[in-house]
RNA sequence: ACCCGAUAAAGCUAAACCCUUCGUGAGAAGAGGGCGGAAAGCGGCGGGUGCUGGGAAAGAGAUCAGCAUGGCCGAGCUGCCGAA
Numbered sequence: 001a002c003c004c005g006a007u008a009a010a011g012c013u014a015a016a017c018c019c020u021u022c023g024u025g026a027g028a029a030g031a032g033g034g035c036g037g038a039a040a041g042c043g044g045c046g047g048g049u050g051c052u053g054g055g056a057a058a059g060a061g062a063u064c065a066g067c068a069u070g071g072c073c074g075a076g077c078u079g080c081c082g083a084a
Base pairs, nucleotide, nucleotide: 004082005081012037013036017032019030020029021028022027035071041077042076045074046073047072048069049068050067051066052065053064054063
C1' cells in the first nucleotide's frame, strides 16, 4: 500500500411513514422520523425497473425518444478508521 471489515473510536448518511412545496407522472426538495448503510460518497457510462410521449383505426405489445431511480446491479472516480 492492497485485500479485508470489530459488539473498537471519532464522525457521516437516513428507508417506511407523516407534513409542506414542485412535477401530467415515475419522482424530487425541505421539516420531523430512523429501517438500514463501510462507500447508502460522486457522476445516469452499461444493464434493470418505472413514468411520459410517439408508435397506420380501438386495446395491448415489439420498438423509438425524453425523463426518473446511484438506498436495484455491474463498471468507473474519490474517501474516514484499523482489531483479526
A computed fold for an 84-nucleotide RNA from a Syntrophaceae bacterium, annotated as c-di-GMP-I riboswitch aptamer. NCBI's taxonomy places the organism under Bacteria, Thermodesulfobacteriota, Syntrophia, Syntrophales, Syntrophaceae.